[in-house]
RNA sequence: GGCACGGUAGCUCAGUUGGUUAGAGCGGGCGACUCAUAAUCGCCAGGUCGGGGGUUCGAGCCCCCCCUGUGCUACCA
Numbered sequence: 001g002g003c004a005c006g007g008u009a010g011c012u013c014a015g016u017u018g019g020u021u022a023g024a025g026c027g028g029g030c031g032a033c034u035c036a037u038a039a040u041c042g043c044c045a046g047g048u049c050g051g052g053g054g055u056u057c058g059a060g061c062c063c064c065c066c067c068u069g070u071g072c073u074a075c076c077a
Base pairs, nucleotide, nucleotide: 001073002072003071004070005069006068007067010026011025012024013023019057028044029043030042031041032040050066051065052064053063054062
């Protein structure tokens, strides 16, 4: 350099044929329970969906460019 796959909550990951509201577990906060703590249960908060542009009535999802991670591969002195 080329190819493939990935980037969504603090972390690990779902997200159907593009469709009206973006979710889970863990973690965090609050509460219940307990003499108390842990565990458990309930509630709540937390998102520029990697960045920009485009298509569309409508984009996490489709197209283009760029950034970045992983793997494979090629070349070279």
Molecule: transfer RNA